Molecule: RNase P RNA; transfer RNA
Organism: bacterium
RNA sequence: GGAAGCAGGUUCGUGACCGCGGCGGCCGGGGAUUCCCCGCUCGUCGAGGAAAGUCCGAGCUCCGUAGGACAGGAUGCCGGGUAACGCCCGGUCGUCCCGGGGUGCGCCGCAAGGCGAGGUUCUGGGAUGAAGGAAAGUGCCACAGAAACAAACCGCCUUCGGCGCAAGCCGGGGGUAAGGGUGAAAAGGUGGGGUAAGAGCCCACCGCGUUCCACGCGAGUGCGACGGCUAGGCAAACCCCAUCCGGAGCAAGAUCAAAUAGGAGGGCUUCGGGGUCGUCCGCCCCACGGGAUUCCUAACGGAAAACCGGGCCUUCGGGUAAGAUCGCUGGACGGGAUCGGUAACGGUUUCGCGAGAGAAAUGGUCACACUGACAGAACUCGGCUUAUGACCUGCUUCUUUUU
RNA sequence: GGGCGAUUAGCUCAGAUGGUUAGAGUACUUGCUUGACAUGCAAGGAGUCACUGGUUCAAUUCCAGUAUCGCCCACCA
Repeated sequence: GGAAGCAGGUUCGUGACCGCGGCGGCCGGGGAUUCCCCGCUCGUCGAGGAAAGUCCGAGCUCCGUAGGACAGGAUGCCGGGUAACGCCCGGUCGUCCCGGGGUGCGCCGCAAGGCGAGGUUCUGGGAUGAAGGAAAGUGCCACAGAAACAAACCGCCUUCGGCGCAAGCCGGGGGUAAGGGUGAAAAGGUGGGGUAAGAGCCCACCGCGUUCCACGCGAGUGCGACGGCUAGGCAAACCCCAUCCGGAGCAAGAUCAAAUAGGAGGGCUUCGGGGUCGUCCGCCCCACGGGAUUCCUAACGGAAAACCGGGCCUUCGGGUAAGAUCGCUGGACGGGAUCGGUAACGGUUUCGCGAGAGAAAUGGUCACACUGACAGAACUCGGCUUAUGACCUGCUUCUUUUU
Repeated sequence: GGGCGAUUAGCUCAGAUGGUUAGAGUACUUGCUUGACAUGCAAGGAGUCACUGGUUCAAUUCCAGUAUCGCCCACCA
């Protein structure tokens, strides 16, 4: 110097002219008590890192309830950060890759040793993980295979009977998970001892489970002892455990104005009905006015009741040039310094104001020096994901050149 | 802007507890039937289960992302 990977950052700029949207000001005109509208002119501001997908979490607003149980949904190693989160930071453990070491295996060699394949384990670095529970229960594990959870098909060993001179063969019983074969997965792994053959049957190293002690806030780690291994995989299968979750969304919602066919059908109005969670309970609201007629009564009075009006819900129809103002942009805001913290982040202080439209503005030309990919705000934030050309910074690895 | 749903043969739709070869109707092709056609009968072809990744021994199915298409909404009375 180049390439690759990872992490972080920036999307350019400057000047002139024309044009567009918001805000403020001068002047002129109109309406007019404050003030509003129009025109002209000046000043100032004017898209993004994702404005996107709407996948999470909130603010804000409304739902006359916001409560409980079930159902449903989400999250899921540990600690911290945060308004909150499924996000971020740090750690633990698992898996994979690269390097180094120990031990074991095969081959060559008298030996020293060498070569090979890569089993198991320790350690350094890096990447990555939707990472609770499979010894609570249920279910599934196709095909193949004897067997898919606790297994005897072949094989090995032994015994009895028969046949045979014998080697051995046939049949029955028993032992055996070392070997073969099937499979994605075969009942702890490797090596040695042992045995009739075998086997954690015994031993070494390792793995697994339980437990004492030590360290750590914790997830866990280390050492020792015991068990001899009983306990395969799948929970992005049901499920169990722990924690959390009321719903709807700025077309939320508030105020004002205009217009009409102030329309029609159905249901309910004590067998109670309605209520923005699927069911139940609780809770809240409404349970109104009239009533032909009928029944009970000696009467007062009471009961039932078609129907009418009103109210609520729902379906259809109608109207609004789907109008105006607010919500609407100053906020968990941004930059610098400093302090605490490994970091995410937090505290203090100082400076700054950075679009607010309503069919929706941010564009065009020229010059400097070359500006380009993905892409255009619509209530607002914090994240994630996805799409992206170019440039800058740092780290790691490889490689080339020079010294 | 906000809230939902779907994608399987040319078209319209099924499908299952994840498993051996994904089906139906219609359309298409061939043959038979007819003088010829329609109808009918028989046989056949046609599928990246929208795409990409993950979980799993195994994915059209389960999970996530992307793409495309479709539906709904305001106010007044």